[in-house]
RNA sequence: UCAUGCAGAGUGGCUGAGGGACGAGCCCGAUGACGCCACGGCAACCGGACUGGGAUCAUAUAUCUCAGUCGCUUGGUGCCAACUCUCUCCCGGAAACGGGGAACAUGA
Repeated sequence: UCAUGCAGAGUGGCUGAGGGACGAGCCCGAUGACGCCACGGCAACCGGACUGGGAUCAUAUAUCUCAGUCGCUUGGUGCCAACUCUCUCCCGGAAACGGGGAACAUGA
C1' cells in the first nucleotide's frame, strides 16, 4: 500500500485471577477465565493440483492473466465466546437501523 473482517471451527493437561487492544458500556471468569502445551478442528490469504477462457507467439511448448473446483503424502500463515462483542467521528433516519470513516486484527 492492497484485500478481508454478519460465515466457520474445542477437548484434555498445567497454572491460578484476571480477561475481552485502548476509553465507555456490556459480557466471560474459582462450575477455573486469560495464558502455555498436546491433540483435534475451521477457513482458504499465499503456495500446490485440476478445469475452462484470454494475452504474448506463425504454431506448439512455455510464460502471464481471469474465472471456477479441490483441503492438499505433515506446504507457509491465521483462527476456533459474543458481527472486529457494541459504541466513540461523519451522513441518512423519529427510532430501530443502514452507509461510510477511523482504529485494530490477519494475509499478501

This is a predicted structure of a 108-nucleotide RNA (SAM riboswitch aptamer (S box leader)) from a soil metagenome. The sequence is in RNAcentral, with records from MGnify. It matches the Rfam family "SAM riboswitch aptamer (S box leader)". About the family: The SAM riboswitch is found upstream of a number of genes which code for proteins involved in methionine or cysteine biosynthesis in Gram-positive bacteria.